[in-house]
């Protein structure tokens, strides 16, 4: 310079209006004896994600279940370490993959065609003398012992195309199994507390000697319920609900995943579901492209300026570690081999 990998990062600035949506603060008035609630309306600061997504695995939490053991189901699987915990993630070892270029080998060449790696990648990586299943296609014969062929006293001995595997102590557990560890069920719509209307239930009390209806009364008419209490449950509120295995920066221990110390910070909380519109002025990115370098030409470099209008996957819903998928453009660093130059 070329070449192949891996790890972070970013996720359009800025301003100006106009909203949402929940905090705080002031607060006109309006209900109360009051204590207090309600509140137009004005301020001030907050309001998506790297995966917020899939719901695949792990936990906190919460209810429900449980003396105690064991089996049945499920799940994990090289060692070793990290964790709250894991199938996650780090290291290390086996296996396999990994090359423009190198290295061999054949060619005049063009090139063909082998070959061990590198940076890095992948891996359901316990056990196949406990059992029982199966082993395409090829081959007479595929799992257990028989065929053939020569040969021996004698299934005595020795070949046997083909295939991954052949006459044997063979493969396959990502089929069953065994072995070891692990392992209760639901899930914030959990689970709790406050609580109307109407209609059911209870318990007292009046009630055909008429309760209660019929606009205030009295007739008259209708006729079997009403009345006061208390419990459950629903609409409805409120917890749960965001300070947390939490950012961030430094310092130290480790190869690393991680973890001890210190300073500083607080960063959405909706809930039928807020978090978003316009407008201007620019980055990026595309599209065009003067003057001008280079070149004999074909053509290449360069980019003043203008157009264009902001662009990808997506969107919290109890909170967390993961792992999986989806993703316009863009920026940084590290290794790996090969060339060249010094």
């Nucleotide at each position: 310079g070329a070449u192949g990998c891996a790890a972070g990062c970013c996720a359009g600035a800025c301003a100006g209006c106009c909203g949402c949506u929940g905090g705080c603060c002031a607060g006109a008035g309006c209900a109360g004896c009051a204590a207090u609630g309600c509140g137009a309306u004005g301020g001030c600061g907050g309001g998506a994600g790297g995966a917020a997504g899939g719901u695949c695995c792990g936990g906190a939490c919460u209810c429900c279940a449980u003396a105690g053991a064991g089996c049945a189901g499920g799940g994990u699987g090289a060692c070793g370490g990290u964790u709250a915990a894991c199938g996650g993630c780090c290291g290390u070892c086996c296996g396999c993959c990994g090359a423009a270029a190198g290295c061999c080998u054949c060619g005049c060449a063009a090139g063909a065609g082998g070959u061990a790696u590198a940076a890095g990648g992948c891996g359901a990586g316990g056990a196949a003398c406990a059992g029982g299943g199966c082993c395409a296609c090829a081959g007479a014969g595929a799992c257990g012992a028989g065929c053939g062929u020569a040969u021996u006293a004698a299934g005595u001995u020795a070949c046997g195309g083909u295939g991954a595997a052949a006459c044997g102590c063979g493969g396959u557990a990502a089929c069953c199994u065994c072995c070891a560890c692990c392992u209760g069920g639901a899930g914030c719509a959990a689970u709790c507390c406050c609580a109307a209307a109407u209609a059911g239930g209870c318990a007292c009390g009046c009630g055909a000697u008429g309760a209660g209806g019929u606009g205030g009364c009295u007739c008259g008419c209708c006729g079997a319920g009403c009345g006061u209490g208390c419990g459950g449950g629903u609409a409805g509120g409120g917890a749960g609900c965001u300070u947390g295995a939490g950012c961030g920066c430094c310092u130290g221990a480790g190869c690393a995943a991680u973890c001890c110390g210190g300073c500083g910070c607080c960063u959405a909380g909706a809930g039928g579901a807020a978090u978003g519109g316009c407008u201007g002025u620019c980055a990026u990115a595309g599209c065009g492209g003067a003057u001008g370098c280079c070149g004999c030409a074909a053509g290449g470099c360069g980019g003043a300026c203008g157009c264009c209008g902001u662009a990808a996957c997506a969107g919290a819903a109890u909170c967390c570690g993961g792992c999986c998928u989806a993703u316009c453009g863009g920026c940084u660093u590290g290794c790996u081999u090969c060339a060249c130059u010094u």